The part of an RNA shown here (large-subunit ribosomal RNA, half A) has 1799 nucleotides and comes from an Actinomycetota bacterium.
Rfam family: Bacterial large subunit ribosomal RNA. Its family is annotated with ribosome and structural constituent of ribosome in the Gene Ontology.
Lineage of the source: Bacteria > Bacillati > Actinomycetota.
Context: one part of a larger RNA
RNA sequence: AGCCAACGGUGGAUGCCUUGGCGCCAAUGACCGAUGAAGGACGUGGGUGACUGCGAAAUGCUACGAGGAGCCGUCUACCAGGCUUUGAUCCGUAGAUAUCCGAAUGAGGAAACUCGGCACCCGUAAUGGGGUGUCACUCUGGAGUGAAUACAUAGCUCCAGUGGAGGGAACCGGGGGAAUUGAAACAUCUCAGUACCCCGAGGAAAGUAAAGCAAACGCGACUCCCUUAGUAGCGGCGAGCGAAAAGGGAAGAGACCAAACCGUGUCGGUGUAAUAUCCUGAUGGAGUUGCCGACGCGGGGUUGUGGGACGUUUAGACACCGCAUCAGAGGUGUCACGAAGUUAACAAGUUGCUGCGUAGUGGAACAGUUUCGGAAAAGCUGGCCAUAGUGGGUAAAAGCCCCGUACGCGAAACGCACGCAACCUUCGAAACCAAUCCCAAGUAAUGCCGGGACCGAGCAAACUGGCAUGAAUCUGUGGGGACCACCCCAUAAGUCUAAGUAUUUAUUGGCGACCGAUAGUGAACCAGUACCGUGAGGGAAAGGUGAAAAGAACCCCGGGAGGGGAGUGAAAUAGUACCUGAAACCGUUGGUUUACAAACAGUCAAAGAGUCGUGUUGCAACCGCAAGGUUGCUUCAUCUCGAUGGCGUGCCUUUUGAAGAAUGAGCCUACGAGUUACGGUUAGUGGCGAGGUUAACCCGUGAGGGGUAGCCGGAGCGAAAGCGAGUCUGAAUAGGGCGUUCAGUCGCUAGCUGUAGACCCGAAGCCGAGUGAUCUAGCCAUGGGCAGGUUGAAGCGGGGGUAAGACCCCGUGGAGGACCGAACACACGUCAGUUGAAAAUGGCGGUGAUGACCUGUGGUUAGGGGCGAAAGACCAAUCAAACUCGGCGAUAGCUGGUUCUCCUCGAAAUGCAUUUAGGUGCAGCGUCAUGCGUUCAGUUAUGGAGGUAGAGCACUGGAUGGGUUAGGGGACCUACAAGUUUACCGACCCCAGCCAAACUCCGAAUUACAUAACUCCAGAGCAUGGCAGUGAGACCACGGGGGAUGAGCUUCGUUGGUCGAAAGGGAAACAGCCCAGAUCAUCAGCUAAGGCCCCUAAUUCAGGACUAAGUGGAAAACGAUGUGGAUUUGCACAGACAGCCAGGAGGUUGGCUUAGAAGCAGCCAUCCUUGAAAGAGUGCGUAACAGCUCACUGGUCGAGUGAAUCUGCGCGGACAAUUUAACGGGGCUCAAGUCCUGAGCCGAAGCUAUGGAUUUCAACAUUUAUGUUGGAGUGGUAGAGGAGCGUUGAUGAUGCGACUGAAGCGACGGGAUAACCCGGCGUGGAGUGUCAUCAAGUGAGAAUGUAGGCAUGAGUAGCGAGAGAGGGGUGAGAAACCCCUCCGCCGUAAGCCCAAGGGUUCCUGGGGAAGGCUAAUCCUCCCAGGGUAAGUCGGGAGCUAAGACGAGGCCGUGAGGCGUAGUCGAUGCACAACUGGUUGAUAUUCCAGUACCGCCAUAUACGCGCAAAGGCCAAAUUUAGCGACGUGGGGGCUGCCUUCGGGCGAACCCGCUUAGUUGGAGGCGGUUAACUGAAGGGGGACGCAGGAGGAUAGAUGAACCGGGGCGAUGGUAGUCCCCGGGUAAGUGCGUAGAAGGACUUCGAUGAGAGUUGAGGUCACAUACUUCGAGACACGAUGCCGAUCACAUUUGUGAGAAGUCAUUAAUUCCAUGCUGCCAAGAAAAGCCCAGCAGUGAGUAGAUAUGGCGCCCGUACCCCAAACCGACACAGGUGGGCAGGUAGAGAAUACCGAGGCGAUC
Repeated sequence: AGCCAACGGUGGAUGCCUUGGCGCCAAUGACCGAUGAAGGACGUGGGUGACUGCGAAAUGCUACGAGGAGCCGUCUACCAGGCUUUGAUCCGUAGAUAUCCGAAUGAGGAAACUCGGCACCCGUAAUGGGGUGUCACUCUGGAGUGAAUACAUAGCUCCAGUGGAGGGAACCGGGGGAAUUGAAACAUCUCAGUACCCCGAGGAAAGUAAAGCAAACGCGACUCCCUUAGUAGCGGCGAGCGAAAAGGGAAGAGACCAAACCGUGUCGGUGUAAUAUCCUGAUGGAGUUGCCGACGCGGGGUUGUGGGACGUUUAGACACCGCAUCAGAGGUGUCACGAAGUUAACAAGUUGCUGCGUAGUGGAACAGUUUCGGAAAAGCUGGCCAUAGUGGGUAAAAGCCCCGUACGCGAAACGCACGCAACCUUCGAAACCAAUCCCAAGUAAUGCCGGGACCGAGCAAACUGGCAUGAAUCUGUGGGGACCACCCCAUAAGUCUAAGUAUUUAUUGGCGACCGAUAGUGAACCAGUACCGUGAGGGAAAGGUGAAAAGAACCCCGGGAGGGGAGUGAAAUAGUACCUGAAACCGUUGGUUUACAAACAGUCAAAGAGUCGUGUUGCAACCGCAAGGUUGCUUCAUCUCGAUGGCGUGCCUUUUGAAGAAUGAGCCUACGAGUUACGGUUAGUGGCGAGGUUAACCCGUGAGGGGUAGCCGGAGCGAAAGCGAGUCUGAAUAGGGCGUUCAGUCGCUAGCUGUAGACCCGAAGCCGAGUGAUCUAGCCAUGGGCAGGUUGAAGCGGGGGUAAGACCCCGUGGAGGACCGAACACACGUCAGUUGAAAAUGGCGGUGAUGACCUGUGGUUAGGGGCGAAAGACCAAUCAAACUCGGCGAUAGCUGGUUCUCCUCGAAAUGCAUUUAGGUGCAGCGUCAUGCGUUCAGUUAUGGAGGUAGAGCACUGGAUGGGUUAGGGGACCUACAAGUUUACCGACCCCAGCCAAACUCCGAAUUACAUAACUCCAGAGCAUGGCAGUGAGACCACGGGGGAUGAGCUUCGUUGGUCGAAAGGGAAACAGCCCAGAUCAUCAGCUAAGGCCCCUAAUUCAGGACUAAGUGGAAAACGAUGUGGAUUUGCACAGACAGCCAGGAGGUUGGCUUAGAAGCAGCCAUCCUUGAAAGAGUGCGUAACAGCUCACUGGUCGAGUGAAUCUGCGCGGACAAUUUAACGGGGCUCAAGUCCUGAGCCGAAGCUAUGGAUUUCAACAUUUAUGUUGGAGUGGUAGAGGAGCGUUGAUGAUGCGACUGAAGCGACGGGAUAACCCGGCGUGGAGUGUCAUCAAGUGAGAAUGUAGGCAUGAGUAGCGAGAGAGGGGUGAGAAACCCCUCCGCCGUAAGCCCAAGGGUUCCUGGGGAAGGCUAAUCCUCCCAGGGUAAGUCGGGAGCUAAGACGAGGCCGUGAGGCGUAGUCGAUGCACAACUGGUUGAUAUUCCAGUACCGCCAUAUACGCGCAAAGGCCAAAUUUAGCGACGUGGGGGCUGCCUUCGGGCGAACCCGCUUAGUUGGAGGCGGUUAACUGAAGGGGGACGCAGGAGGAUAGAUGAACCGGGGCGAUGGUAGUCCCCGGGUAAGUGCGUAGAAGGACUUCGAUGAGAGUUGAGGUCACAUACUUCGAGACACGAUGCCGAUCACAUUUGUGAGAAGUCAUUAAUUCCAUGCUGCCAAGAAAAGCCCAGCAGUGAGUAGAUAUGGCGCCCGUACCCCAAACCGACACAGGUGGGCAGGUAGAGAAUACCGAGGCGAUC
C1' cells in the first nucleotide's frame, strides 16, 4: 500500500411528517379617491431590535351588542407595574382621532423637506416666536366688470358644484400596430389585427327593436352556446385562411324624439283707405293688430297589412276661460273610470312585514383492564349514541375525552334582497278618409383612392374613411352578391334599453387518482428579502430535539472552545451543529497478501494463512430427576485474504471502421427528455345492427333520465344538366371506363399521423416598449492651474546715413500654436508582470508643457440614434448597431442526450427525382395482420433466343516486311515524240506476319425465358393493409472504366463473399482473408482450417529428393565456372580439356601516312612461302625498334573434356533513424527448411452425446387451458411484433404494525428465465402491504447536463513594493499589543487643512468565535455607553448663467413635443468675528476678553409735520315718515275633504320687519411730514500676456536683552555653551502709490433723474475728488511665553526678555499700469429719481436695554474609512510650502510633523 470485516467521523440522500403552495367549483363583492385614495416615510410599548397593530387621542379612544374568567399581540423569556364578575382581554356594528410624503392642490423641491400670504388665538413692553383654519389648476353654471370698437365680445374678478385630476388583477370597447416564424429560398400571402403602446368605461362592457334575412315557403330586436362545417368560398388557387342562412338551446322587453299642425314669447322684415286682426253669427268696442321669417317654449305625433297632420264622426259629471252681451262651438281644470310604475322607456319614493349577511349559541353517546408500554386511543371484556361513523387534537390507531359535525336557535347597530301590503306617482280612446302637407341633407347616391369583412380587384354586391360631385318625400327611397326586368323585403341619414355572455385582485365555504422541502409559488423560514447593477432590471439559499425543556444542578481537565462523569428522559449515537442518517470522502482496530515485480484491474484454476458467525464430527467439564441446556477443545464445510498459472485492449457516442492517440464524463447523491388537447386512419375489444349515435341544453343531491338539431351508413355514374342498378362516352342496342356481389355505427384501448413549443437542451440573430452621457465623444455655462531658465519679433529712443527716404549701429522693448525643463497631460521604446500588486500596472528612458493646453462643478445630445481633427473609434470593464424586459418554449434539413427486463423475426448504405448531394418523396430491402396455397427455389430433359470471352481479318479502320507495278520525282538521252535507268516516293494486286470498347466470315461456357417431370415444406412465393428503418458503406475474389494495366486510390457490375449487424478456431497480435454461424449446462466424444522440438494441445513419425543461402524468415531489371535434373551438340585412348616443356618463322620495317609507324597511333590491303604449327598479328611494351605473350603446333600426362538450350533450389543487386526488430521467441541444417508419398494425432461456441429452457408447425388428447409425441428452429445493429418486472397514486376486497416494533437504512441467507422477490438479524420509532381493476410528473451512467456535498492537484503556489534591534509591561499564551532606548524611512510628503464621496468608521470601557492573507492580549472587527452646541463659518430665508419645468398659447392619432409670462437652477455675484483657553471625544459654534451686522423698544436734544382756531365739500351711522316682498294674528265667500265634531282655505282687515326712498342730526375724510415702493437710470461688470515699483508674511543672524549651565581628559567665568526673544479682529490716522479737468448754454430723448450731440468760460495743479497696501497708535496694566516651584497617573501656580539688522515671496497694493487681438456672463444687493399706497406723528444722530429662525458641524479625505469585488503598488479637485547647496515646486540631505506599512 491492496482486499475483507468491525467501529467511527464527515455529509445530508432516503423514509415519515406539514404550518406552505397548485388547480377547480360555488356564493358574495366588483370599485377606491380633494370628506385627500392606492402606496409609503417617520413615529408609537415601562425596559423594545424586527414583524403585526395603531397615529402626537399613536400595541390604542367612545357608544351599542355578543361573551363569561382570566388578561396586558408574535419572535420571547425575564423584571417592574397594572386591568378584571361595577363583566376585563378577545369578537362584531357604528363613530372619534388619524403626523409627514404621495393626484398632492399656498410657493418651491433632490418624495417623506424648505419658505410663505390672510383671518383668528396664545405669548412678549415690542420685534422675533407658537397654534388653528384657509389660499393650486381646469371645467360647468351664475353674477359683476370690461379693451382694440358704438352696441357687443375677448379678457379679468367673485360666487356655487361630495364636477374633474390619481389608483385598480383579469375581463370590455376604441385609436395606433411589429418581427422572429411558415411558405423547406422570397417579395403578394402567413405569423396577426397577435405581442406591445395609448385612450376610455363599467361591474360587466359591447350590441339591440330591421332602409334585416330569405326565396316564391316564410321569419320577425340584440347577445351567448351547439350545429351547419373544415362545408360554400378566398388563396404566388402555394403555404394556408375560412364564413353565413336555416336548425336546436340559454335568456327574453320594449320605448322616446325630429317634422307636418295648433298655441305662445322674443327679434327682424313688411304693412294699413283701419275691408287683411281680436273662435263663429249679430251689435258694440279695442288696437302698432295682422301677414312673413328666424329662434325658444308648451301641446301634438312616432309608423311600413305605410303612418301622422289636416278633415269628418262618436265617447261621463262639474266648474272655469276668451274684448262686452246673447246663442253656438271650443279649450282648461278637478273628480269618476281604466292602465302602468321604481334598471331604460318614464318623474320620484317612503314605511311596515318577511328573508339573508356582518358577532354568536344549544348540540347525543364509555367504562373496566395487574395485557404490554414512558404514555392507550391498540388488544381483551362488556355497553351506548347516531338527522351526529366529515375532519382535527389529545403521550400510539378514539363515533361515545376535547374542539367540532348532523340538526336547531339568535342581532342593539349597519347593509342587501325576492315577494306582499299601505301610501304615493304617472298616463289616457276609437273609426272613416278624396285632396293637400310632413315623415331626419352637404345626407343617400355616383366617381377616384383606400380599409375591414371567408372574399388578396376579382364578375365584387353590401358596410365604411378621405376628396370631388350631389338628389328625392310615399306615384318617394334602399336592398335581395356585377348589371337589367319582374317579383319580394325593409323604411337610412336621431336617442335609450335589463337578462342570458366574459373575468376574478378580493371575502367566505368546499373539493382534488395535485406537490410534499433540488417538489409545490421566486418565496412553508421576517422574500421580491440578502446580494448584483448608475439605472431599467435581475434575484437566491435556508423546514423537523422531545409527549413534555424535563435544554444537563454539581464535580473534573481546559484561557476558552470542547470533553469526561453525574443527573433528566422510553430513548442523549434524541444535547439547541439536535428524527431517520445512505453514498462519495477521511480514519481507527483486526485478518490476509505484497520487498526482481509491470499493464482494462476481471475471470477460471489454485498452494497457504485465518476462524467473528453458521452448520457439522467427536471429546471433556458444569447444571438438571429427565428431556435437555451452557461452556471449552476438536473434524469438515461455508466464509475472508490469497502467492502462482491460463485467457483477456474500459463504457458511451459517432462511424465503412474505435482499445483507440476521435467525442463525453473528477467521484457520489438528488433532479433530468415521445406528453396532453382536438381531428384523421388502422388494429384489438364492447354495445346495437340496415341501421348506429347524440351536441348544446333541461330535470335530478346523485346514479341517472330526457334532448334527434346534427353526423355516418344505406347507390352509383357523369364536368354538368341529368338518369339511375346502372351510368358516361358515342350515331349506336357496339365496345370500353366506373359501378351493381362484400355491414355499418357509437364508445374504450393501442400504433401511426395532422394542428398545436409536440422527445429534451442549445444559437448567432429579428422586432416592440423602455433604461442609460457618474465611463467615454462633442458641445454649453461658470471657476481653477501651468517651478525655473533661455531666445529676443513688432514698436519706441539715441547715433550714423540720405535732398528726403531707404538703410546701418547701439539701446529699450517683451512677441511667439518659440526653445530647455518640473507640476500637469500623454503613452514612443524596452524590461518585468501574464492563475498579476493591477480585468491594461510597475521600473528605466520618452513626447507636449501660454496652448487647437490641462482640469473641477453643473448641464445637454440616445440606439439605425448620438458623437467623432475619422481609428468603424467612443456611447458605464459590452459596439459593423448599447443595455433591460417582452414577442419567446423564435427557428435550427445541425451537434449532443434520451432512463427496467425477456422472447420471435430482422434490414439498408441501391434506382429515379429534387436550389439536390450529410435532407426529403416514391420504389427496393424488414416486420406484423389477413387472404391464396406450391404458385417460390433447385436439378434434369426439351425448345428456341442471344453476339460476350475467345478467335479472326471477310467488312470498317489501324498497321510491318517483301514481291509486282500503274503513277510521280531524279539522272541519262533528247528538236519533238519516244526511250533508258534509278539503294527515290508509291496506289491496286500477291506472299508473309499483326491490332480493335464504339470491326465481325465465326463463336462458346455461364445466364435468362418457356414447357414438363422430379426433389424440396423452407420465416419459400404472391396480393392487400398497419408500422418502420435505410438511401455516408468497407475490404476480398472475378469482370471492366479512370489513373502510371500506381495507391489501404477512385468508379461501375440484376457477379459472388465477408464485415457492417458475427462471437468461436487459424493467420504471433490483425472489422473485411481461411474454417465455422454462439438457446443453456457438462472436468464427455469426433472433426474443419491450421498444426504436432520447447514456449504450446498434438509425431524429435515413416520413405524419397533438394537447399548450405539461416535460403526458409521481404523485392526487380540485370549479373555470375553456386548446385541438382533433363536435352542437344563438339572434341576425346588414332590420347581430348587443364597444367608443364618446347616452337610460335620467312617475303616484310606489306603499302600509305609519318620526324618515326618495324604485327600492335591511323588509313588501305590482308597475299605468298617454309612448316607439326605460326595472324601482314590477341594483348603488354618502345620515341621507333627491341623485349614478354596470345592464337596455332609438337611433346609430357592419361580419361573424360568443352559449348549450348530448358528446368528445380540457391547467390549478388539489398541504404534510416531508442533496441536485436523482415521465423512470434528459443532455437533449427539427411532439418524443427523446401518438394513429394504415407500413417497417426491435436485442434472451434462446428458435429455428436446427456440433461434442461423456449419459439413454431403437425398429430393426438383433453379438465379449454394446457399436456404428450414428433419435426424444424432459437448470433444480431437500425427496425417491426409479443410478453412481463418495478415505482407513485386511486377504488373495492383483505391483511400486518409499540407484548412479539411500520416505512427507510446496513450487511447477510434463500428463490426465480430477467426486470426482481422473500426471509430472519441490526438500526429505526409510526405507519404500511397483498389481490383485482384503474391513472401516470413511472425506471439514468453519459446531454463540455442542473444543484449540493466531497476529493485530486497539495501541505504545493502564494502571504500584495519599504528596516529593524534590545529591554520592560500586560497576559493562559507575545517576532507583530503598550512603554522606553537606539536605528532606519518620507519631508511640493508618506506633513497639515478643505470640497466631493462615505456614514458612526470618532471617544471610553469590555471581548476574541468569525473578519485581519500568519499569531494576536491588538484593530477601522464584535458588544455596551457616550460624542457633533453658531446672528457673524457653509447652505436656505437674496440674485441670476447654461439648462430645466412651464398658466394661457401653438403643434401632434394618442402618449406627448415646443414655448410666452413666470418659477427653479452655482461651478459665479451679494453678505456682519477675532485672539486665547478648554474635553476622552466639539469648537471662528462652549468659556474669557474684545468686536461687528440687522431689527425692536425706551430716553435725550434738534429738524419737519399734523392737530388745535376759521372756511368749503362731505361717507358710515343715527332719527322721523312712507314702505314692495316676507311673516304673525283676525277672517271665513265659493270650494274641497270629513270620522259630520271639524279641518284646509281665496277675498278683505290689523300688526311686525327688510330692501328702497324723503327730511334732519352726525362730521370719518380731503387740501400734509415721514415711510414703503413696481416699471426707469447709474453701478455691479469682468479677456490674455508682460514688466517695474512699494510692502508684508516668512526666514536668517545678532557683539543686544532674558533665563539656565560651568566641564570625568590639555584649555574654558568667557568675544564660552544651550534655549527664547510673540500677540488677532476691530477702531483711529490716511502714507507708498493709482485714477480723474471744473462750471455752464442750446438741441434730441425721457414723467423725472439721466443719457447723448454741438457750443461757451475758466484752469492745466505742491490744487481738488475718488480709490488705496502697509506702517504706527489704541485693542493689551490683558493673553502667550523659556524656565522654575508644588503635587504627581491627568495637573496647579509663579513667570523674565519680548529689541535691532539683513534678506525676501508664486501673497497684498492690483478689477491698478503697459502692450496685444481672437475684443473678453447675467441678475440682485447698493446709489439716484419716483406713479400708486399707508398716514398722525416722524427721519437721521447718540445712549441704554432686548431680539436674531431652519439645516450642516463627529471622523477619514492622494486614503486600510472615497471610486476600483479586497485593509488592492491604480485613480481622485483645491489651499499651506521651513533650512543647507541650487536658477528652481528639479535633485540630495535635514526641520516641524508622520511612519517602520499584518507573516